[in-house]
Molecule: Bacterial RNase P class A
Organism: Jatrophihabitans sp.
RNA sequence: CGAGCCGACCGGGCGGCCGCGUCGGGACGUAUUGCGGGUCCCGCCGAGGAAAGUCCGGGCUCCACAGGGCAGGGUGGUUGCCAACAGCAACCCGGGGUGACCCGCGGGACAGUGCCACAGAAAACAGACCGCCGGCGAAGGCCGGUAAGGGUGAAACGGUGGUGUAAGGGACCACCAGCGCCGCGAGUGAUCGCGGCGGCUCGGUAAACCCCACCCGGAGCAAGGUCGAGAAGGUCGCGUCCGGUCUCCGGACGCGGCUGCGCAGGCGUUCGAGGGCUGCCCGCCCGAGCCUGCGGGUGGACCGCUGGAGCCUGCCGGUGACGGCAGGCCGAGAUGGAUGGCCGCCCCCGGCGCACCCGCGCCGGGACAGAACCCGGCUUACAGGUCGACUCGUCCG
Numbered sequence: 001c002g003a004g005c006c007g008a009c010c011g012g013g014c015g016g017c018c019g020c021g022u023c024g025g026g027a028c029g030u031a032u033u034g035c036g037g038g039u040c041c042c043g044c045c046g047a048g049g050a051a052a053g054u055c056c057g058g059g060c061u062c063c064a065c066a067g068g069g070c071a072g073g074g075u076g077g078u079u080g081c082c083a084a085c086a087g088c089a090a091c092c093c094g095g096g097g098u099g100a101c102c103c104g105c106g107g108g109a110c111a112g113u114g115c116c117a118c119a120g121a122a123a124a125c126a127g128a129c130c131g132c133c134g135g136c137g138a139a140g141g142c143c144g145g146u147a148a149g150g151g152u153g154a155a156a157c158g159g160u161g162g163u164g165u166a167a168g169g170g171a172c173c174a175c176c177a178g179c180g181c182c183g184c185g186a187g188u189g190a191u192c193g194c195g196g197c198g199g200c201u202c203g204g205u206a207a208a209c210c211c212c213a214c215c216c217g218g219a220g221c222a223a224g225g226u227c228g229a230g231a232a233g234g235u236c237g238c239g240u241c242c243g244g245u246c247u248c249c250g251g252a253c254g255c256g257g258c259u260g261c262g263c264a265g266g267c268g269u270u271c272g273a274g275g276g277c278u279g280c281c282c283g284c285c286c287g288a289g290c291c292u293g294c295g296g297g298u299g300g301a302c303c304g305c306u307g308g309a310g311c312c313u314g315c316c317g318g319u320g321a322c323g324g325c326a327g328g329c330c331g332a333g334a335u336g337g338a339u340g341g342c343c344g345c346c347c348c349c350g351g352c353g354c355a356c357c358c359g360c361g362c363c364g365g366g367a368c369a370g371a372a373c374c375c376g377g378c379u380u381a382c383a384g385g386u387c388g389a390c391u392c393g394u395c396c397g
Base pairs, nucleotide, nucleotide: 001393002392003391004390006388007387008386009385010384012346013345014344015343016342017341018340020046021045023043024042025041026040027039028038048368052379053378055377056376057375058374059373060220061219062218063217067282068281069280070279072216073215074214075213076212077091078090079089080088081087092106093104094103095102096101107211108210112209113208114205115204116203129150130149131146132145133144134143135142136141158176159175160174161173162172163171177201179198180197181196182195183194184193185192186191224303225302226301227300233259234258235257236256237255238254239253240252241251242250243249244248261295262294263293264292265291266290267289274286275285276284277283310329311328312327313326314325315324316323317322347366348365349364350363351362352361353360354359
C1' cells in the first nucleotide's frame, strides 16, 4: 500500500423569524354561586438505533388464596451470565477457509414405522453385468467357484502391503482407521491423550414420523380500576285543558324535586339455575338470582401512564458475558393523537471543468425511518462517513 475478517460509533451543524405539546410560575378574564373552560407572558423538557416486525423472554394486571392428568408448545454438546429467554460468553465436537474467522434444529438409527428416484448385478444382511479361475465342448456356449479388479451411482459390507489359493476373499498376518471392553492421565464438564485386549468391521436419512431428557397455568394495557352523566318508567307538588257520580276523583300535556333501567317468558334459591379454573377430562371452588326476547340511556372524565431488573463516570474481580463498590443524573407521556415552515452560512459525498501546489467554480445528492404500559433480546431496513483489533499478499528499512 492492497485485499479480507471481526467489533464499535456518527448519521447533518450554527444563527435568525414565525408556529406546536406536557409540566411549573405569573397576569387577565368568565359566571347568581361554585366548578370547568378561555387568552397572554416567562421557563425546563420534547421520538429511535432500529421507535419497525410482533418472533421470543419478563415486569405489571386480572382469573384466583388454586390440584392432578391428557393434549399442546419450547429446548437439545458442556460450563457459566442473566429477572428470564430460542438470548449472550467461553469452551468441546463436526464442517468450510492459506488464515484472521465463519457455520451448526450438535441426544437416539441396537424401540418401531417410512424413504433412498434414475443408473447399477445389487440400496439392507442385498448382490454377479464385464472380468479372473476350474471343468465340459469342434465352436457358439454351458456348469461350478469368486467378490480383490472394472463399470454404475450422492452413497456399494474397511485401507495399504503380504501369506495362502485353481483363482480369490480378514481366510490368515503386520501396520493404520473404526467399533467394543479394561486401565492410567488432563479437565468443573462436554471431551482429549496414552497403553492393553478382541470378534475382525455389523449403510444413510430423525430440518421424515417417532423415541428419550429437561422446561412451560391462562389471558392480556382494547389488562384492570375509580368517578360522573343520563334516560324510558315510578312517585310527589304546581299550572292548563277535558270528563265524571262535581268542597272530590280520573286522564292528557308542560315545569320542578326525589328515585331510577323497564316489560314479558323460562329455570332456580342447598335435591343448586348460572358461573369459574381461558383446549378437554377428573376434581375443586363461587353461588341467589340467572338465561332469552323486545325496548330506554351512556359511549364521558380520571387513574393505570412513566423513577426504571434505569442511565453516566471511576475503581476492583473475571479469558469473557457480566458482577461488586463509590459518586453523580432524572431525558415526551400524547389521546384523532405534539417538535413544523422559511431564510442565510457551514459540513459530508458524487460528477464536470480549472490548477505546479494550496485549492477554486458549477451542478446534483444527504439514508432507513415517528413513541402510545415498560424493559431484555432476536430479525429486517439503512445514502454517506469515522475509529480500533487481527489475518493474508506485495514493497521498503